[in-house]
Context: one part of a larger RNA
Molecule: small-subunit ribosomal RNA, 3' minor domain
Organism: uncultured Clostridia bacterium
RNA sequence: CACCGCCCGUCACGCCAUGGGAGUUGGUAAUACCCAAAGUCGGUGCGCUAACCGCAAGGAGGCAGCCGCCUAAGGUAGGAUCAAUGACUGGGGUGAAGUCGUAACAAGGUAGCAGUACCGGAAGGUGCGGCUGGAUCACCUCCUU
Repeated sequence: CACCGCCCGUCACGCCAUGGGAGUUGGUAAUACCCAAAGUCGGUGCGCUAACCGCAAGGAGGCAGCCGCCUAAGGUAGGAUCAAUGACUGGGGUGAAGUCGUAACAAGGUAGCAGUACCGGAAGGUGCGGCUGGAUCACCUCCUU
């Protein structure tokens, strides 16, 4: 490469990540309750006992045993949280030459735009009030020459 321009959305196809989703699976930390090893500590200690006291009997101390508190692991329960996965489903992104139209850009052929309501394959259309970042024509005010 300049209107044989630019450009919008639906639809179709490929790829990518992602939201919802009956659920399913796994991890993490914690909570409540149940059970409770070993061990410390506390209690008890009719049994046992070398060192200390005692001439001795015995005592002190210690030990076993028993009881209790704490408590690892384990079990049960309902939750929390993280990840993976899940029929189906929602849009999003992206991809020279697919489909339908032509909404926007010129007054873009109904000026456009934002809000709102309703409607429509899609861009969108219509109603309402609003804005000018609207063209054209006329007039007014102001500025410059």